Predicted 3D model of a 73-nucleotide RNA (transfer RNA) from an Opitutales bacterium. Its Rfam family is "tRNA". Rfam links the family to the GO term triplet codon-amino acid adaptor activity. By type it is a transfer RNA. The coordinates come from a structure-prediction model, not an experiment, and the mean pLDDT is 82. The source organism's lineage runs through Bacteria, Pseudomonadati, Verrucomicrobiota, Opitutia and Opitutales.
RNA sequence: GGGCCUAUAGCUCAAUGGUUAGAGCAGGGGACUCAUAAUCCCUUGGUUGCAGGUUCGAAUCCUGCUGGGCCCA
Numbered sequence: 001g002g003g004c005c006u007a008u009a010g011c012u013c014a015a016u017g018g019u020u021a022g023a024g025c026a027g028g029g030g031a032c033u034c035a036u037a038a039u040c041c042c043u044u045g046g047u048u049g050c051a052g053g054u055u056c057g058a059a060u061c062c063u064g065c066u067g068g069g070c071c072c073a
Base pairs, nucleotide, nucleotide: 001072002071003070004069005068006067007066010025011024012023013022018056027043028042029041030040031039049065050064051063052062053061
């Protein structure tokens, strides 16, 4: 220098272009227990990397940029 993949909650990941972007773990509160752990219930947490474009409608499709990973030279 060229090509490919990838970026969503604190972490690991879902979400067919269409209702309010969800789950597990983690965090907070409660139940249970003499107490702790485990278990159960409730609950907080999101600029979907950034900027544009297409569309009635974009996390999703297209372009550029940035970060990460892999391959080639």